Annotation: A computed fold for a 484-nucleotide part of an RNA from phytoplankton environmental sample, annotated as small-subunit ribosomal RNA, 3' major domain. The full RNA is in RNAcentral, with records from ENA and SILVA. Rfam family: Eukaryotic small subunit ribosomal RNA. For this family Rfam cites "The comparative RNA web (CRW) site: an online database of comparative sequence and structure information for ribosomal, intron, and other RNAs" (Cannone et al., BMC Bioinformatics, 2002).
Context: one part of a larger RNA
RNA sequence: UGACGGAAGGGCACCACCAGGAGUGGAACCUGCGGCUUAAUUUGACUCAACACGGGAAAACUUACCAGGUCCAGACAUAGUGAGGAUUGACAGAUUGAGAGUUCUUUCUUGAUUCUAUGGGUGGUGGUGCAUGGCCGUUCUUAGUUGGUGGAGUGAUUUGUCUGGUUAAUUCCGUUAACGAACGAGACCUCAGCCUGCUAACUAGUAACGCCAAUAUGAUUGGCGGCUACUUCUUAGAGGGACUAUUUGUGUUUAAUGAAUGGAAGUUUGAGGCAAUAACAGGUCUGUGAUGCCCUUAGAUGUUCUGGGCCGCACGCGCGCUACACUGAUGAACGCAACGAGCCACUGUACCGAAAGGCAUGGUAAAACUUGUGAAAGUUCAUCGUGAUGGGGAUAGAUUAUUGCAAUUAUUAAUCUUCAACGAGGAAUUCCUAGUAAGCGCGAGUCAUCAGCUCGCGUUGAUUACGUCCCUGCCCUUUGUACA
Repeated sequence: UGACGGAAGGGCACCACCAGGAGUGGAACCUGCGGCUUAAUUUGACUCAACACGGGAAAACUUACCAGGUCCAGACAUAGUGAGGAUUGACAGAUUGAGAGUUCUUUCUUGAUUCUAUGGGUGGUGGUGCAUGGCCGUUCUUAGUUGGUGGAGUGAUUUGUCUGGUUAAUUCCGUUAACGAACGAGACCUCAGCCUGCUAACUAGUAACGCCAAUAUGAUUGGCGGCUACUUCUUAGAGGGACUAUUUGUGUUUAAUGAAUGGAAGUUUGAGGCAAUAACAGGUCUGUGAUGCCCUUAGAUGUUCUGGGCCGCACGCGCGCUACACUGAUGAACGCAACGAGCCACUGUACCGAAAGGCAUGGUAAAACUUGUGAAAGUUCAUCGUGAUGGGGAUAGAUUAUUGCAAUUAUUAAUCUUCAACGAGGAAUUCCUAGUAAGCGCGAGUCAUCAGCUCGCGUUGAUUACGUCCCUGCCCUUUGUACA
C1' cells in the first nucleotide's frame, strides 16, 4: 500500500428493501439447457456476467454429426515412365439409391493438359480462446484514475484526491502544505417535445373560384377541376427557446434546496449514444482469404452427391405464449394509429371459390402505388347466464389449398368433427416510479414457406413511493491484524 476477512461510522441502488402493481413458480403448449436414448441425436456457453444466447425460426442446402458413393480443385521443384502413347472421356450390359464409366466386361476415343515417387504446398465449421489479434461482455453505471512542481518520510509511499455542507456525480461551496493540470463525470452527439416568426411545396394541404348533385330555397353539405392565392395543419432546412427564470422559505445567508408564479418544457427537460484507469487467464480459432503451434491431407478431418440426424422422450431447470371467464365469450354494426418495407418485391380492382386460394388486368424503385396500411384492445345492440358452460383449445381423424425438386417425423394456411388439463397456482422468486407498469395490436429482422422469438412502433393507460439502510449488494472513511 490494501486483494480479502473482523469491527465501527457515513453514503448509494426498485439488477436492494419499504408501499404497491404485473407476474413467474401450479396446467396445456412453444422454445433453450441438462439427462436419457441413439448410427448420429454436431457443437460453444453454466452464479450475477450460460439456458427465445451463438443474431441458432436447421425439411435439402445451411451442417460442423451419422450411413454410404464420387471428385482433386495434390501449386511448384527434382527424379522416373513416356509420342512405338503420359494420360482423358465414354455407349451398352453387369454393379449401384442413382442417366456416377464408381468398378468390371467390351473396345473405341483423347494427345503431354497428366501419371508414379520424394520434397513441399493447399484445404479443413479439425484441436488449442490456457499461444494470439480484433470484437464483445463483465468488474462498473458507479465516481473513479493519473502525472508535474512543492511539502512529509531513510524508503516503499503519502499529501494533492479533505473535517463539514451540497450534488446524480472527486458536482460545487468551503477548509487547506499544497499549487496548477489531464482522463472520466458534465459539456458533446442523436431522437422527442414549443415557434400563427423566416424559407418553400401538383410527391402535403387550406381557402377562394368554376362545374354537378342533395336539400328547410337563406345559408349549408358532398363530389369533380388544376384557373388563383396562402402556409394554420403536413413535410424539412436555417434559426430561436431554459439559464432551474422570477418571487418566497431553509441554508455559514455560500454551494444548494423546498414551495409558488410564469412557461411548450423546471427529475441532468425526457430517452438513448459515447464513455476513464486497472483488470478477467470471461466469451469468440464455428464472422473473416485475421492468426502461431499441433493434427489431418486421396480408403481425406478437403470437396460434393443421396438419405438420415440436429425435432428422438420415464424425467429436472430456465425464457415465453394461451388460459382458467360475465370488467367475459359469441354475432352484427360503428369507429380511430405510428414506426417500417417493397422489383425473382409490395400488391389494388373485377371475376370464381365457404374459406384457404385461383385467374384476368392495373399501380409502384415510392410523401405519388400497396396504404387513410378503415390495426387490435375499444364503442353500441343482440344472444348466452355461473355449469369444466356458448370459458379453454391441447390432442386426434378426414378433406382442400399454398411454398418448395421434395412436406412422411404431419412447413404453413383453411374447413368439418374431436373438446384433454386448467376453478388464479406451495416454498421460493423476477421486473417496475409516469405517458412509466400493465393490456392491445402493427411493422421490421430471419424468410422459397413458417413466430409463441427479438428489435422497433403507436393505441388504451393505473395503484403506490418520491423514502430508508432492515435484507441483498456497491462505494468511501476510521481502526486492528494477517499475507505479499